Molecule: SAM riboswitch aptamer (S box leader)
Organism: uncultured Gemmiger sp.
This record gives sequence, structure tokens and C1' cells, in this order.
RNA sequence: CUUAUCAAGAGCGGCUGAGGGAACAGGCCCGAUGAAGCCCGGCAACCUGCGUGAGAACGCAAGGUGCCAAGUCCUGCGGGAAACCGAAAGAUAAG
Repeated sequence: CUUAUCAAGAGCGGCUGAGGGAACAGGCCCGAUGAAGCCCGGCAACCUGCGUGAGAACGCAAGGUGCCAAGUCCUGCGGGAAACCGAAAGAUAAG
């Protein structure tokens, strides 16, 4: 950079100990009934492996990633009275 997806799902465990929710701004939240981090556990199934199939696709597994408060926590640009839709930005995967 391109393509796809982003309304679902996932612990009352151990260590540790103050912060965290991407960045900026404004909100709103979570947090000593323990944040972030690490370990374990789990979820999902993009790649992967195996099987079925003419194919599209489906099933099983879980090796490589990813993820486990709130829609990607909400708004920030365009349309709309609003609901909502789209974009941008971001995240993840594959190339």
C1' cells in the first nucleotide's frame, strides 16, 4: 500500500501493585471489592493442517497470529429533525 473483518465470544485463578480505556480535544467510564504488566486459563477461527465436495462451500483440529468492560466506550468530517447511514482515523488478518 491492497483486500477482508470490526453489534457476537472469552476467569469470582496466581504474582504484583496505580493506573487504565490507541493518539489529540471534549465527554463518559473502569480501578485497593485491585488498573497496567507477567503467568496460567479461556474465546474466536484470518492464515495453517486434515476430511468431504466438480466447485462454491462445509466440518474437525488448533501449529502461526489476534483477542478476553462499555459498538473500535461516545463525539470530532459529510448527509439527516432524529434514528441511522457513509467517510476518515484506528485495530486485526492475509498478501